c-di-GMP-I riboswitch aptamer from Rubrobacter sp., 86 nucleotides, folded computationally. The coordinates come from a structure-prediction model, not an experiment, and the mean pLDDT is 88. Taxonomically the source falls in Rubrobacter (Bacteria, Actinomycetota, Rubrobacteria, Rubrobacteraceae). It matches the Rfam family "c-di-GMP-I riboswitch aptamer". Gene Ontology term of the family: cyclic-di-GMP binding.
RNA sequence: CCACGACAAAGGCAAACCCGCCGCGAGGCGGGGACGCAAAGCCUACGGGCCUCUCGCCAGAAGGGAGAGGCGGCCGGGUCGCCGAA
Repeated sequence: CCACGACAAAGGCAAACCCGCCGCGAGGCGGGGACGCAAAGCCUACGGGCCUCUCGCCAGAAGGGAGAGGCGGCCGGGUCGCCGAA
C1' cells in the first nucleotide's frame, strides 16, 4: 500500500414512528427518536429494480406504452475515507 473485517479502540450515521415545513405524489428538509449500518459517506452524468405523476397513444376495464420525477438504507458499479486483530 492492497485485500480483509475483531466479543479491539476512538468515533460516525440514523430505520420505523412523532412534530413542523415543502411537494399533486413517490418523497425531501429540520427537530425528536434508534431498527440497524464497516462505508447506511458521496455519485442516477453508467446498468438494472421498485415507487410516483401526466398523457389527446394502444385499449371497454384492468393493463400496456411514452414522457417527467423519486428511492444511494434495493442492487451492481464508480469514488473518497477511520482503525489494524486473524